[in-house]
RNA sequence: UUCUUAUCAAGAGCAGGCUGAGGGACUGGCCCAAUGACGCCCGGCAACCGGUAUGUAGAAUACACGGUGCCAAUUCCAGCAGGAUUUAUUUCCUGAAAGAUAAGGG
Numbered sequence: 001u002u003c004u005u006a007u008c009a010a011g012a013g014c015a016g017g018c019u020g021a022g023g024g025a026c027u028g029g030c031c032c033a034a035u036g037a038c039g040c041c042c043g044g045c046a047a048c049c050g051g052u053a054u055g056u057a058g059a060a061u062a063c064a065c066g067g068u069g070c071c072a073a074u075u076c077c078a079g080c081a082g083g084a085u086u087u088a089u090u091u092c093c094u095g096a097a098a099g100a101u102a103a104g105g106g
Stems, first nucleotide, its partner, number of pairs: 001106008013042001016041003022032003026079004043071003048067003051063004075098001080095005
């Protein structure tokens, strides 16, 4: 960097510490932010892979020890196609695309 598979409506600090202006992938919107964002540390959540325990094994369950991940808003919403609906360029539904994460492969 690319391919495959799975998941993406739950969960995680109501004055923790440092830092200091930007951030929410992209575009448009709409938001967050000096009553301090983003980031780092600490703390926490979850349980994808491994591990351990129960189990003849598999399945399953538990733990959370190791490897990741995550902790504003549904993947914040829409971006393409189809359908329903509305006075409406309104509202809604389904699928795809894109993105994120994990595991495996090139």